SAM riboswitch aptamer (S box leader) from Aquibacillus koreensis, 104 nucleotides, folded computationally. Model confidence (mean pLDDT): 82 of 100.

RNA sequence: UUCUUAUCAAGAGAGAUGGAGGGAAUGGCCCUAUGAAAUCUCAGCAACCAGCCAGUUGGCCCGGUGCUAAUUCCAAUAGGUUUUUAUAACCUAAUAGAUAAGAA
Numbered sequence: 001u002u003c004u005u006a007u008c009a010a011g012a013g014a015g016a017u018g019g020a021g022g023g024a025a026u027g028g029c030c031c032u033a034u035g036a037a038a039u040c041u042c043a044g045c046a047a048c049c050a051g052c053c054a055g056u057u058g059g060c061c062c063g064g065u066g067c068u069a070a071u072u073c074c075a076a077u078a079g080g081u082u083u084u085u086a087u088a089a090c091c092u093a094a095u096a097g098a099u100a101a102g103a104a
Stems, first nucleotide, its partner, number of pairs: 001104008013042005021031003026075003043068003048064002051060003072096001077093006
């Protein structure tokens, strides 16, 4: 990097350094000098893998990852429902993305 499978409406932030960007990409909308990204420290959340306990299913969590603005921030493509002049709202699926585990 690619493939397969699972999940994505819940949850959880302070400090130091740093200095202007960030929220994947497009459009929106938003965050940001009351300090962005990034790095470090400490803390927390979660329970995918491992481990332990019970063994239907589950519980715990010292290990390996992950995560700690906004539903994956929202939309985009296809189908459907309501309303219908239009707008709009909602549902399902697909695409894309993120994370984990396995494989090449």